RNAcentral holds the sequence, with entries from ENA. Bacterial RNase P class A from a Gemmatimonadota bacterium, 387 nucleotides, folded computationally. The source organism's lineage runs through Bacteria, Pseudomonadati and Gemmatimonadota.
RNA sequence: CGGGUUGAACGCGACGAUCGCGACCGGGCUUGCCCGGCCGAGGAAAGUCCGAGCUCCACAGGGCAGACCGCCAGGUAACGCCUGGGCGCCGCGAGGCGAUGGACAGGGCAACAGAGAACAGACCGCCGAUGGCCUCGAGGGAGCUUGCUCCGGAGGGGAUCAGGCAAGGGUGAAACGGUGGGGUAAGAGCCCACCGCCCCAACCGCAAGGAAGGGGGCACGGCAACCCCCGGUCGGAGCAAGGUCAAGCAGCGACGAGGUGCGGCCCGCACCGUUCGAGUCGUGGGUAGACUGCUGGAGGUGGUCGGCGACGGCCACCCAAGAGAGAUGAUCGUCCGGCUCACUUCGGUGGGACGAACAGGACUCGGCUUACGGUUCGACCCGACCC
Repeated sequence: CGGGUUGAACGCGACGAUCGCGACCGGGCUUGCCCGGCCGAGGAAAGUCCGAGCUCCACAGGGCAGACCGCCAGGUAACGCCUGGGCGCCGCGAGGCGAUGGACAGGGCAACAGAGAACAGACCGCCGAUGGCCUCGAGGGAGCUUGCUCCGGAGGGGAUCAGGCAAGGGUGAAACGGUGGGGUAAGAGCCCACCGCCCCAACCGCAAGGAAGGGGGCACGGCAACCCCCGGUCGGAGCAAGGUCAAGCAGCGACGAGGUGCGGCCCGCACCGUUCGAGUCGUGGGUAGACUGCUGGAGGUGGUCGGCGACGGCCACCCAAGAGAGAUGAUCGUCCGGCUCACUUCGGUGGGACGAACAGGACUCGGCUUACGGUUCGACCCGACCC
């Protein structure tokens, strides 16, 4: 310098002014407006996927069924989260990915292709040792017509039958160790060397696990995100939880002969009522509504100590939306940032536009996941070059 891995911080750049919106506090009055003060969204507030707090309901004890989780140790209020470690796979590496207990308890599955898919198999291929078959056939034996016929078959050839093999080709996600050598008719852990695998195991580690060394020719294949086995956890609903107050209207009780309207009073008239009880008072379940739950909490920031770390202890400081279906926006100025253009004495100076994306609380926390234009910082790896 180039390429890459990983961790973290930030998230309309900062400050100020003006206007606008909402909650709260104080004041004013013309009682729903005005004035002043103060505060006013996020790293994910999101998905509502896990785990909790809180609240109500249910609950003798034990078991079955069901759901979820699953290497080990630690962290935590808890978790399916986090940290550290082990193992497997991928990567030259930094590093990444893994539902990662058990396949000698049992059952089940393996499509297509392929000869053969579990204690298997022979399509092409190799061989054909052994036993046949076909063929050639030496020496030898017998006969006689003395160079012919017959007998006999050592041995050779064929790849033809039985048979042997699993090295090579080929199929597959997977084919019953790999490479080399010996060996063989051809081959094969058949034998040997190395690698791998299995068993035992000093020793190391809290553990998962690792492993010096020794033994064994090698057998016990895969899937448990199929049933299953083993171990662990698990009651339900959710702030529209729940609590307090409480109009109206039923119902109930007491009193009760009058009550209401016609603008104030009297008369009059109308309606309701006096066994089917008007009206008044009380009671009443808790609907509408109001208040509460409601934001000071497993809280945040800084320091320090312990720990590899997640995290924990101690000290100091801080208080930051709590509504009602639900408020946060705009403009201007100064500075800042990178970009771009012009000038340049190469130090800078001036002009221009820009400062974005994903997205918004509604009981609260801890996580995970998903979305996101861009900026900054740290650690590490690989390659090239220079000293």
The gene name in the source record is rnpB. Rfam family: Bacterial RNase P class A. The family's RNA type in Rfam is ribozyme. Its family is annotated with ribonuclease P activity, tRNA processing and dimeric ribonuclease P complex in the Gene Ontology.